[in-house]
Context: one part of a larger RNA
RNA sequence: UUGGGUUUAAAGGGUGCGUAGGCGGGAAAAUAAGUCAGUGGUGAAAUCCUGCAGCUCAACUGUAGAAUUGCCAUUGAUACUGUUUUUCUUGAGUACAUUUGAAGUGGGCGGAAUGUGUUGUGUAGCGGUGAAAUGCAUAGAUAUGACACAGAACACCGAUUGCGAAAGCAGCUCACUAAGUUGUCACUGACGCUGAGGCACGAAAGCGUGGGUAGCAAACAGGAUUAGAUACCCUGGUAGUCCACGCAGUAAACGAUGAUUACUCGAUAUUGGUUUUCCAGUGUCUAAGCGAAAGCAUUAAGUAAUCCACCUGGGGAGUACGAUCGCAAGGUUGAAACUC
Numbered sequence: 001u002u003g004g005g006u007u008u009a010a011a012g013g014g015u016g017c018g019u020a021g022g023c024g025g026g027a028a029a030a031u032a033a034g035u036c037a038g039u040g041g042u043g044a045a046a047u048c049c050u051g052c053a054g055c056u057c058a059a060c061u062g063u064a065g066a067a068u069u070g071c072c073a074u075u076g077a078u079a080c081u082g083u084u085u086u087u088c089u090u091g092a093g094u095a096c097a098u099u100u101g102a103a104g105u106g107g108g109c110g111g112a113a114u115g116u117g118u119u120g121u122g123u124a125g126c127g128g129u130g131a132a133a134u135g136c137a138u139a140g141a142u143a144u145g146a147c148a149c150a151g152a153a154c155a156c157c158g159a160u161u162g163c164g165a166a167a168g169c170a171g172c173u174c175a176c177u178a179a180g181u182u183g184u185c186a187c188u189g190a191c192g193c194u195g196a197g198g199c200a201c202g203a204a205a206g207c208g209u210g211g212g213u214a215g216c217a218a219a220c221a222g223g224a225u226u227a228g229a230u231a232c233c234c235u236g237g238u239a240g241u242c243c244a245c246g247c248a249g250u251a252a253a254c255g256a257u258g259a260u261u262a263c264u265c266g267a268u269a270u271u272g273g274u275u276u277u278c279c280a281g282u283g284u285c286u287a288a289g290c291g292a293a294a295g296c297a298u299u300a301a302g303u304a305a306u307c308c309a310c311c312u313g314g315g316g317a318g319u320a321c322g323a324u325c326g327c328a329a330g331g332u333u334g335a336a337a338c339u340c
Stems, first nucleotide, its partner, number of pairs: 004311003007294002012308001014201004021194003025088007033081002035077008049065006091191001092188003095184003099180002103177007110154001114150008125136002162169002206247006215241002220236004258307006266285008289296002313340003322333004
């Protein structure tokens, strides 16, 4: 480079926005850059190939032709691609109306539970386990009332539900912001798709500064268990978990399935809209087809198209070195020797 692949065998980027680039809807006209055809010039000779000839043959040599797939000029063709102009509405979008939801950000409010404090009643245990002990308790615990405070999470509804680009999102309410469905077919008239670099977002843990700390709980301490027990079990308990502002940039970031578009047998459940047989989502079963099979099957892993990313035996290794980002922890990029 060609070819083949990427659910599970190696392989889809964590997700979006978007630059360059690549690709791009219907009709008409112009042009003739790509494209196609003719002609002319050039494309040294040798070599290669073909015919014939010469050394007794051959190698070799001579001669003629073909080839030289290219480049330049010129004359034409105009279906396709390109460019320019005009135009269309079905792709895309705007406006208005309607409607949906745990979509986001910032306020306000609420009750249950837990813990603590004060206080009432009350007395000897409580707690915990397989069994115990550490622990708490006559300085009055546990239990049970009253009042107060604090932080965190929101039972039931709740679902095979819904929303969001993904990460993710759940008490009630207000404000602001964003998204989707449907309709008018009112407006714009290809404004589109993808997207190397780039930018933004990105669970948990972690880091920095300052707060907060009820419960839980790495580390740590003690009690058990055990041959030992740096564990599993128990009693405690600090970072952390929470908030604000920064950093970090990774996950089995999973549907292990990139985005977009078109087409392709049925059944059924459910969410939203609706006049409904319908439209848009979310599931299950199944036919063709596909697949190594498991299975996928109008939400494709089917049939096609465009663009991006990635793979090429196992280990060494996501390591070393270099570069780059980071406060650090580390991240990104990413080999080879050697070995099987």
Predicted 3D model of a 340-nucleotide part of an RNA (small-subunit ribosomal RNA, central domain) from an uncultured bacterium. Its mean pLDDT, the model's own confidence on a scale to 100, is 87.